This is a predicted structure of a 563-nucleotide part of an RNA (large-subunit ribosomal RNA, domain I) from a Minisyncoccota bacterium. The RNAcentral record of the full RNA draws on ENA. The prediction has a mean pLDDT of 80. Lineage of the source: Bacteria > Bacillati > Minisyncoccota.
Context: one part of a larger RNA
RNA sequence: AGUAUAUGGCGGAUGCCUAGACUAAAAAAGGCGAUGAAAGACGUAGCAUGGCGGCGAUACGUUUCGGGGAGGUGCCUAGCAACCUUUGAUCCGGAAAUUUCUGAAUGGGGAAACCCCCUUGAGUAACCCUCAAGGACUCUUGCGCUUGACGUAAGAGAGCAGACCCAGGGAAGUAAAACAUUUCAGUACCUGGAGGAAAAGAGAAAAAUAUUUAUUUUCUGAGUAGCGGCGAGCGAAAAGGAAAGAGCCCAAACUGCAUUUCGCAAGAUUUGCAGGGUUGUAAGGUGACAAUGUAGAUUUAUCUAGAGAAGUUACAAAGUGUGUUGUUAGACUAAGCUUCUGGAAAGAAGCGCCACAGAUGGUGAUAGCCCAGUGGUCGAAAACUUCAUACCUUCUUGAUUGUCAUUCUUGAGUAACUCAAGACACGAAUAGCUUGAGCGAAUCCACCAGAACUAACUGGUAAGGCUAAAUACUUUUUUAGAUCGAUAGUGAACUAGUACCGUGAGGGAAAGGUGAAAAGAACCCCGAUAAGGGGAGUGAAAUAGACCUGAAACCAUAUACUU
Numbered sequence: 001a002g003u004a005u006a007u008g009g010c011g012g013a014u015g016c017c018u019a020g021a022c023u024a025a026a027a028a029a030g031g032c033g034a035u036g037a038a039a040g041a042c043g044u045a046g047c048a049u050g051g052c053g054g055c056g057a058u059a060c061g062u063u064u065c066g067g068g069g070a071g072g073u074g075c076c077u078a079g080c081a082a083c084c085u086u087u088g089a090u091c092c093g094g095a096a097a098u099u100u101c102u103g104a105a106u107g108g109g110g111a112a113a114c115c116c117c118c119u120u121g122a123g124u125a126a127c128c129c130u131c132a133a134g135g136a137c138u139c140u141u142g143c144g145c146u147u148g149a150c151g152u153a154a155g156a157g158a159g160c161a162g163a164c165c166c167a168g169g170g171a172a173g174u175a176a177a178a179c180a181u182u183u184c185a186g187u188a189c190c191u192g193g194a195g196g197a198a199a200a201g202a203g204a205a206a207a208a209u210a211u212u213u214a215u216u217u218u219c220u221g222a223g224u225a226g227c228g229g230c231g232a233g234c235g236a237a238a239a240g241g242a243a244a245g246a247g248c249c250c251a252a253a254c255u256g257c258a259u260u261u262c263g264c265a266a267g268a269u270u271u272g273c274a275g276g277g278u279u280g281u282a283a284g285g286u287g288a289c290a291a292u293g294u295a296g297a298u299u300u301a302u303c304u305a306g307a308g309a310a311g312u313u314a315c316a317a318a319g320u321g322u323g324u325u326g327u328u329a330g331a332c333u334a335a336g337c338u339u340c341u342g343g344a345a346a347g348a349a350g351c352g353c354c355a356c357a358g359a360u361g362g363u364g365a366u367a368g369c370c371c372a373g374u375g376g377u378c379g380a381a382a383a384c385u386u387c388a389u390a391c392c393u394u395c396u397u398g399a400u401u402g403u404c405a406u407u408c409u410u411g412a413g414u415a416a417c418u419c420a421a422g423a424c425a426c427g428a429a430u431a432g433c434u435u436g437a438g439c440g441a442a443u444c445c446a447c448c449a450g451a452a453c454u455a456a457c458u459g460g461u462a463a464g465g466c467u468a469a470a471u472a473c474u475u476u477u478u479u480a481g482a483u484c485g486a487u488a489g490u491g492a493a494c495u496a497g498u499a500c501c502g503u504g505a506g507g508g509a510a511a512g513g514u515g516a517a518a519a520g521a522a523c524c525c526c527g528a529u530a531a532g533g534g535g536a537g538u539g540a541a542a543u544a545g546a547c548c549u550g551a552a553a554c555c556a557u558a559u560a561c562u563u
Base pairs, nucleotide, nucleotide: 001562002561003560004559005558006557007556008555009554015548016513017512020484021483022481023480024479025478026477027476028475029474030473031160032159039102040101041100042056043055044054046080047079050076051075052074053060062096063095064094065093066092067091071084072083073082107116108115109114117135118134119133120132121131122130123129137157138156139155140154141153142152143151144150145148164195165193166192167191168190169189175182179229205212206211216243217242218241219240226234227233247466248465249464250411254275255274256273257272258271261268262267280444282410283409284408285406286405287404288403289402290401291400292399294305295304296303297302298301306397307396308395309394310393311392319391320390321389322388323387326384327383328382330378331377332376333375336351337350338349339348340347352369353368354358360372361371362370417438418437419436420435421434422433446461447460448459449458450457500507501506520547523535524534525533526532
């Protein structure tokens, strides 16, 4: 020096565990904010130096209403002191009060948590000073006058929220094995706007000779039809199955009332209100005719009674009361003992019991009957909430229906066309949709569409508007998992967006486990009044001692063998 065996050290793998995560489902909520938000700064406890949580100069708390029932003065975090408490504390829930300073921050300023003012009022004899209230901007409406970049009053807005939605803008890395049309992608990102959802939506639809019947979402159709330097790639729709289902209102014709301007007047014209009316088997208006027909009162246009219909998520719009459902604290609740092993019984053995409860967790090992619970049954002073109902509100009942006629109405710089773009799966060969410039109709004997275009046929009626549900997403609660188990699972199981890094935007960790119970090792010895160790003691165990288990690499010691 090597090999082997044994015993240790170092190290922290593995096993077991879970305090934390992840995903999904169901239900609920879907906003907060000038009545000052979100986010913070600074304070606040008897001892309180720090962190977390709570609170705000009324500051670990105040008031009140309920619950609850014996201890309590939050956690890391033990101790001392002083207090509170069956006259019901601590604790849990509802409603209130207080709520410094910053922050949209809003009297002015500012290097956020600071500085400095004005007006009025109170304190004072008065000033200083202190306290209280008010003092930003924009828009809308009203009022005023000196009609203005005016003053004043009231109301609204502003900011936050990492998701979902709509709209206005809008890339590049990349792919095409280069790259330019193309792709990535209408993605990322910026801006504006909202809601609990948003958007869309009641045919100028889709189809094809048969029909369907608003919109949305989903399965399928289907990687099909197609588009495409026909490259890379992109990629439908109808039909069919399902979820959910809901339809409506204006403009106009016409009528009535009021009104503006012109005008001697007649009349023409403008505007407003009310009625009327709303569609494609065209509808409506007006006129004529016919049929049907709630009463009463009266100025003949209103009122009253009765009858009928509907309703606050659209189709008009405020609610109030009562009952009821649920949420925000909770309450009651079955049934087991003995022996043995063991440190400990829930284990084994024996004999039982409950069960609408044998979910789960805990208890010194594995407990239906020990504990918390579970199944079941109850429960709210207060706030919010669901549904029902009553009050209430609106409408109809001198209108409805049918036939005939009608020189009335039915959304114009619109539709269409030309040129050029955009979005449609479709890159211009094309229909349809949306825009810019130009041009520019028809008016129901009309107009549009059916993928160039024409005829026929079929379907529809644009150029105005509203509309729940099914759908998307976030948070909370509950439940679940062929999800993870500390290099995993969130970056974060622990002082975690912490420590630390960076001027900054920003980046961003490591770090869990004694034991059933601290019973956390009194006392003695070595040592420096150490570190560390040896006795003693606790404990089932101390090679469980600041810690479960404790692999390997690596380092030692002892013994044996070889050189």